[in-house]
RNA sequence: UAUCCAGAAAGGUGGAGGGACGGGCCCUGUGAAACCUUGGCAACCUGCUUGAAGCAAGGUGCCAAUUCCUGCCGGCGGCGAUCGCCGGAUAGAUA
Numbered sequence: 001u002a003u004c005c006a007g008a009a010a011g012g013u014g015g016a017g018g019g020a021c022g023g024g025c026c027c028u029g030u031g032a033a034a035c036c037u038u039g040g041c042a043a044c045c046u047g048c049u050u051g052a053a054g055c056a057a058g059g060u061g062c063c064a065a066u067u068c069c070u071g072c073c074g075g076c077g078g079c080g081a082u083c084g085c086c087g088g089a090u091a092g093a094u095a
Stems, first nucleotide, its partner, number of pairs: 001095004009038005017027003021071004039063003044059002046056004067091001072088006
């Protein structure tokens, strides 16, 4: 600096945690994390063609839920709320 409402899982080992953090809500002995194997998604870097653009898939990344939702600020709706919607910031992730 860019992107984050799309997409993509089987097997083995393992044996209780996991979803970054707080709150919530979920996943998990019909087997969590982690590691290994194989497979897949995507196209940031890379390579090729090139006018736009496209193709490939070598290096990363990723493969429950929108970054699972939310957190801080502002706006709108609502009698109002611990409610709903919108915008921005922060945090986080990847390049």
Molecule: SAM riboswitch aptamer (S box leader)
Organism: uncultured Mesoterricola sp.